[in-house]
RNA sequence: UGCGGGGUGGUGUAACGGUAGCACGCGUCCCUCUGGAGGAUGUAAUCGGGGUUCGAAUCCCUGCCCCGCAG
Numbered sequence: 001u002g003c004g005g006g007g008u009g010g011u012g013u014a015a016c017g018g019u020a021g022c023a024c025g026c027g028u029c030c031c032u033c034u035g036g037a038g039g040a041u042g043u044a045a046u047c048g049g050g051g052u053u054c055g056a057a058u059c060c061c062u063g064c065c066c067c068g069c070a071g
Stems, first nucleotide, its partner, number of pairs: 001070007010024004018054001025043006047063005
């Protein structure tokens, strides 16, 4: 530099163009002699900038970053 894949809460991972879900974590409470386990409830996210669309995490353009392949 070219090609391909990827970027979503603190972490991992989903999401036919139509409310951004699940698990872990964390906070509060219940339970317990304590801790753990268990239960209830809450918490917080779409890499940046444009475009298309009634509506974009999703489609298009461009930039940045990560991984792989080639040179």